[in-house]
RNA sequence: GGAGUCGGCCGGGUAAUCGCUGUAUCUGCCCCUGGGCAGGUAGGGAGGAAAGUCCGGGCUCCUGCGGACGAGGUGCCAGGUAACGCCUGGGGGGCGCGAGCCCACGGAAAGUGCAACAGAAAGUAAACCGCCCCCUCCGCAAGGAGGAGGUAAGGGUGAAAGGGUGCGGUAAGAGCGCACCGCGCCGGUGGUAACACUCGGCGGCACGGCAAACCCCACCUGGAGCAAGGCCAAAUAGGGAAACAGCGGGCAACCGCAGCGCCUGUCCGCGCGCGUUUCCGGGUAGGCCGCUUGAGGUCCCUGGCGACAGGGAUCCCAGAGGAAUGAUUGCCCUCGACAGAACCCGGCUUACAGGCCGACUCCUUCU
RNA sequence: GGGCCAUUAGCAAAGCGACCCAAUGCGCUCCCCUGUCGAGGGAGAGAUCGUCCUUUUGAAUCCGACAUGGCCCGCCA
Numbered sequence: 001g002g003a004g005u006c007g008g009c010c011g012g013g014u015a016a017u018c019g020c021u022g023u024a025u026c027u028g029c030c031c032c033u034g035g036g037c038a039g040g041u042a043g044g045g046a047g048g049a050a051a052g053u054c055c056g057g058g059c060u061c062c063u064g065c066g067g068a069c070g071a072g073g074u075g076c077c078a079g080g081u082a083a084c085g086c087c088u089g090g091g092g093g094g095c096g097c098g099a100g101c102c103c104a105c106g107g108a109a110a111g112u113g114c115a116a117c118a119g120a121a122a123g124u125a126a127a128c129c130g131c132c133c134c135c136u137c138c139g140c141a142a143g144g145a146g147g148a149g150g151u152a153a154g155g156g157u158g159a160a161a162g163g164g165u166g167c168g169g170u171a172a173g174a175g176c177g178c179a180c181c182g183c184g185c186c187g188g189u190g191g192u193a194a195c196a197c198u199c200g201g202c203g204g205c206a207c208g209g210c211a212a213a214c215c216c217c218a219c220c221u222g223g224a225g226c227a228a229g230g231c232c233a234a235a236u237a238g239g240g241a242a243a244c245a246g247c248g249g250g251c252a253a254c255c256g257c258a259g260c261g262c263c264u265g266u267c268c269g270c271g272c273g274c275g276u277u278u279c280c281g282g283g284u285a286g287g288c289c290g291c292u293u294g295a296g297g298u299c300c301c302u303g304g305c306g307a308c309a310g311g312g313a314u315c316c317c318a319g320a321g322g323a324a325u326g327a328u329u330g331c332c333c334u335c336g337a338c339a340g341a342a343c344c345c346g347g348c349u350u351a352c353a354g355g356c357c358g359a360c361u362c363c364u365u366c367u
Numbered sequence: 368g369g370g371c372c373a374u375u376a377g378c379a380a381a382g383c384g385a386c387c388c389a390a391u392g393c394g395c396u397c398c399c400c401u402g403u404c405g406a407g408g409g410a411g412a413g414a415u416c417g418u419c420c421u422u423u424u425g426a427a428u429c430c431g432a433c434a435u436g437g438c439c440c441g442c443c444a
Stems, first nucleotide, its partner, number of pairs: 001363010012332007020045002023042009047338001051349002054347005059225004071221005076090005091105001092103004106216002111214002113210002128155002130151003134147005163181006182205001183203005188197003229289004239280006246257004259272004296315008333336001368440007377393003385424001395411005417433003
């Protein structure tokens, strides 16, 4: 100088003026004891993802207050945590020269199932070509044809064909035998464990793939969600109770109408309905709470490889309900991306102009 | 704000590991029929299965992420 890996951080700055929206406080006015309106002062006012709603928890209501089955999820080991599918450390496998990166990574000797096409055969293997021996026939011979067998070395098919290399062996072959490598089981050693081993013994090899197929094993999970839920509470209509009262027209005298059901017709009886007043309960509009002090931020100390935990000091940092955080001007720079809270946290994922810091790797050159 | 569902030719819609470079209907194109159109008959074209990944020998189908579109919510009756 070039190429690259990992981790952390920032996300235009600054000043003035005018606004917007919560909080506290003061003054004035109005309803009447707590609010509303106006003005002043002080202080606060979007994010690293506020997003997707993919996981986990708090909180609230419902069910249950236990157990079993089912369903869903997670899946190497240990730890962290309120919890997690997250994080940290480790193991194993893969990629990279390397720093490093990636992996849904339990079980296929419990059972069931699947494997199209091709291929002879697709899973307690299999003889298409080839190789080898024997028999018969043809041929002088080389060889050819047919038949009965052996053979998984070689070819060919396929994603996948039941260890590899070499030597021996054999008619040709074959773990058939042997050596080395690989594999499995048992033991030993190290490690909390996953697992590892240049350790010892046994076994010629039995155990192919798929569980993001059913399933088995271990562990976890009740459901719904702040439009959850709670409090106060108009007008109108409807519900319940009590009391009074036949109802309508008319100034009045008076006149008119008296329903429906139970019963065959009538009468009696019972019930319902129609009016006024008062009270009660549910509940809508509306108002209030939930609402932001929290698994909280910053700085130190201690323990731990680390995630994190413990302790001390200090700080209060949006809380709306048509929904606030903006506008103008001046100066500066690298000329500014993705995008905006709505109950709150911990993660993951996705989007993102540009910039800063730290640690490390490889190549080249010079000293 | 919260909770769910769907995406396959122009439209509707089946298929849910290989038989599928994907059925069917309407529509479209060409031919026959007709004086012409329609109807009818015959033939044909048209799909990166929303996008990108994962698992698998093999993905429209299984897994994950993203995109687009749609539905529902409190009280009384």
Two RNAs folded together computationally: RNase P RNA and transfer RNA, 444 nucleotides in total. Its mean pLDDT, the model's own confidence on a scale to 100, is 79. Rfam match: Bacterial RNase P class A. By type it is a ribozyme.